Predicted 3D model of a 74-nucleotide RNA (transfer RNA) from a Nanobdellati archaeon. Taxonomically the source falls in Nanobdellati (Archaea). Its mean pLDDT, the model's own confidence on a scale to 100, is 81. It matches the Rfam family "tRNA". From the family's description: Transfer RNA (tRNA) molecules are approximately 80 nucleotides in length. It is annotated as a transfer RNA.
RNA sequence: GCCCCUGUAGUCUAGUCUGGAUAGGACGCGAGAUUGCGGAUCUUGUAACCCGAGUUCAAAUCUCGGCAGGGGCG
Numbered sequence: 001g002c003c004c005c006u007g008u009a010g011u012c013u014a015g016u017c018u019g020g021a022u023a024g025g026a027c028g029c030g031a032g033a034u035u036g037c038g039g040a041u042c043u044u045g046u047a048a049c050c051c052g053a054g055u056u057c058a059a060a061u062c063u064c065g066g067c068a069g070g071g072g073c074g
Base pairs, nucleotide, nucleotide: 001073002072003071004070005069006068007067010027011026012025013024020057028046029045030044031043032042033041050066051065052064053063054062
């Protein structure tokens, strides 16, 4: 230098192929119930689409350009 893959809550992850409902789940954390206290359990809350542009009535999803990580070739 060229090519490929990946990027979603504090952490892990589903959804992307085939555009459409309030972006779902687990762990974590906060509050409450329970308990002599704690743990476990139950209820409830919490917080996310890497950045920018384009297409579209509508973009996490499609297109383009960047950024970051990983891999391959020279």